This is a predicted structure of a 73-nucleotide RNA (transfer RNA) from Roseovarius nanhaiticus.
The sequence is in RNAcentral, with records from ENA and Rfam.
Lineage of the source: Bacteria > Pseudomonadati > Alphaproteobacteria > Rhodobacterales > Roseovarius.
Rfam family: tRNA.
RNA sequence: GGCGUGGUAGCUCAGGGGUUAGAGCAAACGACUCAUAAUCGUUAGGUCGGUGGUUCAAAUCCACCUCACGCCA
Numbered sequence: 001g002g003c004g005u006g007g008u009a010g011c012u013c014a015g016g017g018g019u020u021a022g023a024g025c026a027a028a029c030g031a032c033u034c035a036u037a038a039u040c041g042u043u044a045g046g047u048c049g050g051u052g053g054u055u056c057a058a059a060u061c062c063a064c065c066u067c068a069c070g071c072c073a
Base pairs, nucleotide, nucleotide: 001072002071003070004069005068006067007066010025011024012023013022018056027043028042029041030040031039049065050064051063052062053061
């Protein structure tokens, strides 16, 4: 330098144009307990890597940029 895969909650990830952006773990609060853990319930937490474009509508499609990993040279 070329190609491919990926960047979504604190962490690991799902969602691949359509009417509220989700799960598990973690966190906070509550229940239970003499207490802690476990368990159960509730709640909070997101400019969906950035900019622009297409579209009635973009996390999703397109272009460029950026970061990580892999392959080739």